[in-house]
Large-subunit ribosomal RNA, domain VI from an uncultured candidate division WWE3 bacterium, 252 nucleotides, folded computationally. Its mean pLDDT, the model's own confidence on a scale to 100, is 86. It was read from a public genome assembly.

Context: one part of a larger RNA
RNA sequence: CGUUAGAAGUUUGAGAGGACCUGACUCUAGUACGAGAGGACCGAGUUGGACAAACCUCUAGUGUACCUGUUGUAGUGCCAACUGCACCGCAGGGUAGCUACGUUUGGAUGAGAUAAGUACUGAAUGCAUCUAAGUACGAAACUUACCUCAAGAUGAGACUUCUUUUAAGGGUCGUCAGAGACUAUGACGUUGAUAGGUUGCAAGUGUAAAGGCAGUAAUGUCAAAGCUGAGCAAUACUAAUUACCCGUAAGC
Numbered sequence: 001c002g003u004u005a006g007a008a009g010u011u012u013g014a015g016a017g018g019a020c021c022u023g024a025c026u027c028u029a030g031u032a033c034g035a036g037a038g039g040a041c042c043g044a045g046u047u048g049g050a051c052a053a054a055c056c057u058c059u060a061g062u063g064u065a066c067c068u069g070u071u072g073u074a075g076u077g078c079c080a081a082c083u084g085c086a087c088c089g090c091a092g093g094g095u096a097g098c099u100a101c102g103u104u105u106g107g108a109u110g111a112g113a114u115a116a117g118u119a120c121u122g123a124a125u126g127c128a129u130c131u132a133a134g135u136a137c138g139a140a141a142c143u144u145a146c147c148u149c150a151a152g153a154u155g156a157g158a159c160u161u162c163u164u165u166u167a168a169g170g171g172u173c174g175u176c177a178g179a180g181a182c183u184a185u186g187a188c189g190u191u192g193a194u195a196g197g198u199u200g201c202a203a204g205u206g207u208a209a210a211g212g213c214a215g216u217a218a219u220g221u222c223a224a225a226g227c228u229g230a231g232c233a234a235u236a237c238u239a240a241u242u243a244c245c246c247g248u249a250a251g252c
Stems, first nucleotide, its partner, number of pairs: 001152001005163007015149004021049007033038001051106005059100004066093005071086006110144003117137004169246004173189005194239003197235005203228003211222004
C1' cells in the first nucleotide's frame, strides 16, 4: 500500500515445512516343523540405543558488582579495620539466569489408493487362463492421519463485538521484561505493584566490626553472627506528570 467505512478479538485452511529410525529380551513355545540336531511365522509385552523438542524439580557445569580464606605491594599518619593493583591476584563455595552430563516427552494408531506379488469370476481360444469387461487383498514408499506456520490464498475467506464524529481505536512519551542487535512482542502508567527502594521470607557464604569475658599469648566465646546480584511476596517512599499526534464524508 492492498484486501472498497474504520477498528478490536476469535478463527477456517489452499499451501508450506518438520517428524517418520532401530536393537535386545520375555510370553505365546521348546509349540508348529523336523529322525534328530535344531527351531519359527502370526500375536502380546518389557527394556534399551541413536536422534529431536521442551524444561531446570533432582544431579552437574558456569555464575568477572555474592560470601569467605589468603600472598606480595601501595595507600587511608600509626595499631586495628579497610581499599587499590597483581589473569576475577590466587584459592574454597555459590542464588537467579544460561546449560547437559540431568529430567520429561516424541516417532502411537488408523484410513485411502497402490507397487512387486497373491487371488476370485471369466472369455477371446466350448478346455485352460489373476485380465480383456468385472471383483478382492497387498509395503517403512504415495495421499492422509501427528506437530508447526499459514488469507498478499490479489482467489486477499469466515464469525463475534465496537464506532457513526473531533468516534471506536491506535500511536508518540514514560516505568519495564517471560521480549530483544535496532525494531518488533508483551506488562504497566496514580482508578497504579511496571521498575527502583524499603520490609519480610527463601537461598548463598559461614560466625562480621567494636566491646565484654576466659587465656601469658595464639585463640575461644557472647554469636546460625555479619554480609549478600538477579528469586518469592508485601508496601506508593521514588519514577511512570502534564500533554500531543493519527484516525473522520463508505453510510446517516